A computed fold for a 267-nucleotide RNA from a Christensenellales bacterium, annotated as Bacterial large signal recognition particle RNA. It matches the Rfam family "Bacterial large signal recognition particle RNA". Rfam classes the family as a non-coding RNA gene. The sequence is in RNAcentral, with records from ENA. The model forms 93% of the base pairs in the Rfam consensus. A source record names the gene ffs. The coordinates come from a structure-prediction model, not an experiment, and the mean pLDDT is 78. The organism belongs to Christensenellales, within Bacteria.
[in-house]
């Protein structure tokens, strides 16, 4: 060096997740991906980290290791967007108050605002009027007896003359009841286009004066304050979606370079 037989290795790997950790079953990626059994309320193990049984290939293009390039895909982070929950009155929307007066509307030289004068509106007292009821005046009715006058009859006293009390009747009247009027007296009032006196206030209204150009705040705007958790905004936190990335990390697969790994027999 060649031939034959055999053995180690190999016959998939990776990501997230789970786990003290490793591998598997399930999901996803890659992809030429032996068979059977076990397994998410899990299965098998312990750094040589699936186990058990069977099969194929087999020491090299094929098994193992290192470095470089590329790289499917996953995860983390950031950005975007939709949405749930809790909190915050914060430069916004919405509500409200005050100020301002740039623009619009309105009023104003037939004279605005401000100023001055007078009156009213407001309060107190009072007069008058109106109304209400009372007293009084006037009229009527009005007492079995306990009101008055007159008192027939009758009664009582008296020898008599005479005297006394007194019912009915008649007349009158008190209380009371009713009516009428207002010329009187005093009281009251949810009254008055009424009068007088005093006070008060310049807020409003009316009138007048003098004077000359503004007044107002309805709409828009500006400024300040208040309120409000419906929207927006801010803070915290949860869920969903689609992509992007300067991030970080794992990384199948592909390419290149270098290295490593047996045993027996025969020639």
């Nucleotide at each position: 060096c060649c031939g034959c037989g055999c053995u180690a290795a190999g016959c998939g790997g990776g990501g997230a997740g789970u786990u003290a950790g490793c591998g598997g079953c399930g999901c996803c990626c890659u992809g030429a991906a032996c068979c059977u059994g076990c397994a998410a309320u899990c299965c098998g193990c312990u750094a040589c980290a699936g186990c058990a049984g069977g099969g194929c290939c087999g020491a090299a293009u094929c098994c193992c290791c290192g470095c470089c390039c590329u790289g499917a895909g996953g995860u983390c982070c950031g950005c975007c967007u939709c949405u749930g929950u809790g909190g915050g009155g914060c430069a916004g929307c919405c509500u409200u108050u005050g100020u301002u007066a740039a623009g619009g509307a309105g009023c104003g030289u037939u004279g605005a605002u401000a100023c001055c004068c007078g009156g009213g509106u407001c309060c107190c007292g009072u007069g008058c009027a109106a109304c209400c009821g009372g007293c009084c005046u006037c009229c009527g009715u009005g007492a079995a007896c306990c009101a008055u006058g007159u008192c027939a009859g009758g009664g009582c006293c008296g020898g008599a003359a005479g005297g006394c009390a007194g019912c009915a009747g008649c007349a009158u009247u008190a209380a009371a009841c009713g009516g009428c009027u207002g010329a009187g007296c005093g009281g009251g009032u949810g009254u008055g286009c009424c009068g007088c006196g005093g006070g008060g206030c310049u807020g409003c209204c009316c009138g007048g004066g003098a004077g000359u150009a503004g007044c107002c705040a309805c709409c828009u705007g500006a400024c300040a304050g208040a309120a409000c958790a419906g929207c927006g905004c801010c803070c915290a936190u949860g869920g969903g979606g689609a992509g992007c990335g300067u991030u970080a990390u794992c990384g199948a697969g592909g390419g290149g370079c270098g290295g490593g790994u047996g045993c027996g027999c025969g020639g």